This is a predicted structure of a 385-nucleotide RNA (Bacterial RNase P class A) from a Gemmatimonadales bacterium. Taxonomically the source falls in Gemmatimonadales (Bacteria, Pseudomonadati, Gemmatimonadota, Gemmatimonadia). The coordinates come from a structure-prediction model, not an experiment, and the mean pLDDT is 76. Rfam family: Bacterial RNase P class A. Rfam classes the family as a ribozyme. The RNAcentral record of the sequence draws on ENA.
[in-house]
RNA sequence: GGGGUUGGGCGGGUUUGGUCGCGGGCGCCUUCGGCGCUCGAGGAAAGUCCGAGCUCCAACGGGUAGACUGCCAGGUAACGCCUGGGCGCCGAAAGGCGACGGAUUAGGGCCACAGAAAACGAACCGCCACGGUCGGCUUAGGCCGGCAGGGUAAGGGUGAAAAGGUGGGGUAAGAGCCCACCGCGUCGGUGGCGACACCGACGGCAUGGCAACCCCCAGUCGGAGCAAGGCCGAAUAGGCGGCGAGGUGUGACCCACACCGCCAGGUCCUUCGGGACGAGCCGCGGGUAGGCUGCACGAGGGGGCCGGCAACGACCCUCCCAGAGAGAUGACCAACCGGCCGGUUUCCGGCCGAACAGAACUCGGCUUACGGCCCGACCCCACCC
Numbered sequence: 001g002g003g004g005u006u007g008g009g010c011g012g013g014u015u016u017g018g019u020c021g022c023g024g025g026c027g028c029c030u031u032c033g034g035c036g037c038u039c040g041a042g043g044a045a046a047g048u049c050c051g052a053g054c055u056c057c058a059a060c061g062g063g064u065a066g067a068c069u070g071c072c073a074g075g076u077a078a079c080g081c082c083u084g085g086g087c088g089c090c091g092a093a094a095g096g097c098g099a100c101g102g103a104u105u106a107g108g109g110c111c112a113c114a115g116a117a118a119a120c121g122a123a124c125c126g127c128c129a130c131g132g133u134c135g136g137c138u139u140a141g142g143c144c145g146g147c148a149g150g151g152u153a154a155g156g157g158u159g160a161a162a163a164g165g166u167g168g169g170g171u172a173a174g175a176g177c178c179c180a181c182c183g184c185g186u187c188g189g190u191g192g193c194g195a196c197a198c199c200g201a202c203g204g205c206a207u208g209g210c211a212a213c214c215c216c217c218a219g220u221c222g223g224a225g226c227a228a229g230g231c232c233g234a235a236u237a238g239g240c241g242g243c244g245a246g247g248u249g250u251g252a253c254c255c256a257c258a259c260c261g262c263c264a265g266g267u268c269c270u271u272c273g274g275g276a277c278g279a280g281c282c283g284c285g286g287g288u289a290g291g292c293u294g295c296a297c298g299a300g301g302g303g304g305c306c307g308g309c310a311a312c313g314a315c316c317c318u319c320c321c322a323g324a325g326a327g328a329u330g331a332c333c334a335a336c337c338g339g340c341c342g343g344u345u346u347c348c349g350g351c352c353g354a355a356c357a358g359a360a361c362u363c364g365g366c367u368u369a370c371g372g373c374c375c376g377a378c379c380c381c382a383c384c385c
Base pairs, nucleotide, nucleotide: 001381002380003379004378005377006376007375008374009373010372013336015335016334017333018332019331020330022040023039024038025037026036027035028034029033042356046367047366049365050364051363052362053361054225055224056223057222066221067220068219069218070217071085072084073083074082075081086100087098088097089096090095101216102215107214108213109210110209111208124156125155126152127151128150130149132147133146134145135144136143137142164182165181166180167179168178169177183205184203185202186201187200188199189198190197191196229293230292231291232290239284240283241282242281243280246260247259248258249257250256251255266277267276268275269274300319301318302317303316304315306313307312337353338352339351340350341349342348343347
């Protein structure tokens, strides 16, 4: 210098000032309202996929069904998350990826296409001793060729996968048939908390793959969610209870009318004593609208230091940092800053400040989206000293 791998941070500049506009809080002023100060989106606020807090409901215990998880150790409030490690695969390396328990049997199922055969061990081509038969040649012995039978898993071919691999011996040809090494299995030893690794002995070792098919094994799991839940609670309508009375006068009397009084005063029945109900008024209780709360001090942010490889944890200091309820967080101007372009280049001019997106009970994760910028660590190649 080039190529690559990987970690972290920022992210419409934690910008500054001004003018309007919006939401919350506090203070002041004379109510409506106004003024001043102050705070006001994200790394993902998203998807709502996991795990929790909180709340209500349910609940003696056990089992079944169902769902999820699945190497080991640690971290954490918890997790299917994170860190470290083991094993397998990929890569030359840094590094990346992995639902990573069980298929020598508890059982069932499946293995497309191709291929002879995809599993109670497969002969399509090929290779081969022997016996049979047919044909040819030959004096004879016999030789050659064809056919069907038989042997054979070396070689070819098919396939994602073909009955342990490589080499040697062996054989008619072959074959764990025999041997060495590797692989596999069983047992033992050593190291490690463990996953596991290494070593040794034994077994010649036919019996494939798929459990992200059912299934088996082990573990976890009650349900609903802030429209949870709690408190207050009108107007109107409806429910329940109480009062719903009385007096005077006139016409001449089992009826009608007038007046006083009260918020208000009628209907029906009557054995004339009264009774039932209504309008109206008062009270009570339930619900609705609405209001308050839950709701912003939290497994909280920042810094220092210590322990730990790390995830993370202990201690100390410091900060208060959105809380709407049809749902605020915006627009413009100027300056600085940054980027790009151009020029007469310690400067000047022009343009741009863009991506994904936008809180709604709150946290911890994961995943997904994203223009651009900054800071590291490591690997490989080339060159120079």
The model forms 96% of the base pairs in the Rfam consensus.